[in-house]
Context: one part of a larger RNA
Molecule: small-subunit ribosomal RNA, central domain
Organism: uncultured bacterium
RNA sequence: UUGGGCGUAAAGAGCUCGUAGGCGGUUUCGUAAGUCGAGUGUGAAAAAUCUGGGCUUAACCCAGUGGAGCACUUGAUACUGCGAUGACUUGAGUUUGGUAGAGGAGUGUGGAAUUCCCGGUGUAGCGGUGAAAUGCGCAGAUAUCAGGAGGAACACCAACGGCGAAGGCAGCACUCUGGGCCAGUACUGACGCUGAUGAGCGAAAGCUGGGGGAGCAAACAGGAUUAGAUACCCUGGUAGUCCCAGCUGUAAACGAUGAGUGCUAGGUGUGGGGGGCGACAAUCCUCCGUGCCGCAGUUAACGCAAUAAGCACUCCGCCUGGGGAGUACGGCCGCAAGGCUAAAACUC
Numbered sequence: 001u002u003g004g005g006c007g008u009a010a011a012g013a014g015c016u017c018g019u020a021g022g023c024g025g026u027u028u029c030g031u032a033a034g035u036c037g038a039g040u041g042u043g044a045a046a047a048a049u050c051u052g053g054g055c056u057u058a059a060c061c062c063a064g065u066g067g068a069g070c071a072c073u074u075g076a077u078a079c080u081g082c083g084a085u086g087a088c089u090u091g092a093g094u095u096u097g098g099u100a101g102a103g104g105a106g107u108g109u110g111g112a113a114u115u116c117c118c119g120g121u122g123u124a125g126c127g128g129u130g131a132a133a134u135g136c137g138c139a140g141a142u143a144u145c146a147g148g149a150g151g152a153a154c155a156c157c158a159a160c161g162g163c164g165a166a167g168g169c170a171g172c173a174c175u176c177u178g179g180g181c182c183a184g185u186a187c188u189g190a191c192g193c194u195g196a197u198g199a200g201c202g203a204a205a206g207c208u209g210g211g212g213g214a215g216c217a218a219a220c221a222g223g224a225u226u227a228g229a230u231a232c233c234c235u236g237g238u239a240g241u242c243c244c245a246g247c248u249g250u251a252a253a254c255g256a257u258g259a260g261u262g263c264u265a266g267g268u269g270u271g272g273g274g275g276g277c278g279a280c281a282a283u284c285c286u287c288c289g290u291g292c293c294g295c296a297g298u299u300a301a302c303g304c305a306a307u308a309a310g311c312a313c314u315c316c317g318c319c320u321g322g323g324g325a326g327u328a329c330g331g332c333c334g335c336a337a338g339g340c341u342a343a344a345a346c347u348c
Base pairs, nucleotide, nucleotide: 004319005318006317007302008301012316014201015200016199017198021194022193023192025088026087027086028084029083030082031081033080034079035076036075037074038073039072040071041070042069050064051063052062053061054060091191092188093187094186095184096183097182098181099180103177104176105175106174107173108172109171110154115149116148117147119145120144121143125136126135162169163168206247207246208245209244210243211242215241216240220236221235222234223233258315259314260313261312262311263310266293267292268291269290270289271288272287273286274285275284276283297304298303321348322347323346330341331340332339333338
């Protein structure tokens, strides 16, 4: 390479945009590059194939045949390609009217709770645990009332719910802003799909500079437990957690399931639209999303099953026994931590 695969066995890139490339709707005319046919030339000899023959046979030897490929000439035109001042509307997009939403950014603001401070009441305990102790408290704690400060997070609503490409997004209000869905009219006329390289986004932790710091809490200290206890439990507690600017670029970044398109029984919830009947409600039809069950089919099984892991096509990524190893070396990136790319010896 051929072939086989990627939910759980090795294997879907964390996600998106998008360059090259690959692939691409209906139809007309032309062309004839691909494609198919005919002819000519070439295809040296030997060898090899096939057919026949000669040494008793075989090896061996002899004769003949065929072949792809390439070039030229000449045809065919279904398909692909190419060309047209081509044509079309179902794909895609624009447009009008609605509509749901924790989609994003910024600003402001609210109440509950924890902690701290001041004051009042009040007195001997509080706290914590399996039990304790460390700790706090007569310099007045815990409890309780009133006032104040500050930071962080938003109970109930809340959902098997919604939005977003993914990461993710939740008090309330305002400003700016992205995308979706439904119904309808007109328009553009294949403008599409995928996407190597590349670019952007990307939880938490971590890093740099500056702020902030209530609670929580790596490290650390003490108390317990224990044979020990560098832990689990308890009392404290610093980075950090929060904000601004920049970096990092990884996760069980998971649906462990790439993206797109079409097709293939049903049933039952739920979110957002539209329509019919209807006062409302109920009910029926339909589109988009999100769950559960289940037929055919599929699967090694588990399971999946119109949100496919079914049936097909297009494009990309990835896998090829375990360990060594996602390591070494080199390169690129990073302030660093480290990340990306990525072996071999050896061994089973």